[in-house]
RNA sequence: GGCCUUGUAGCUCAGCUGGAUAGAGCAACGGCCUUCUAAGCCGUAGGUCAAGCGUUCGAAUCGCUUCAAGGUCA
Numbered sequence: 001g002g003c004c005u006u007g008u009a010g011c012u013c014a015g016c017u018g019g020a021u022a023g024a025g026c027a028a029c030g031g032c033c034u035u036c037u038a039a040g041c042c043g044u045a046g047g048u049c050a051a052g053c054g055u056u057c058g059a060a061u062c063g064c065u066u067c068a069a070g071g072u073c074a
Stems, first nucleotide, its partner, number of pairs: 001073007010026004019057001028044005050066005
């Protein structure tokens, strides 16, 4: 340098045949319970879906470019 895969919450990931308000588990915070802690139960908050541009009535999802990580060929 060419090609391929991946990038979504603090972490691990789902969602990717375009359509609902973007979700789960763990973690965090608050409450219940408990003498206290842990466990358990209930709830809350947290996301410019890597970035930009484009296509579209509508984009996490499609196209292009860039960035980052990994793989492969040379």

Annotation: The RNA shown here (transfer RNA) has 74 nucleotides and comes from an uncultured Bacillales bacterium. Rfam family: tRNA. By type it is a transfer RNA.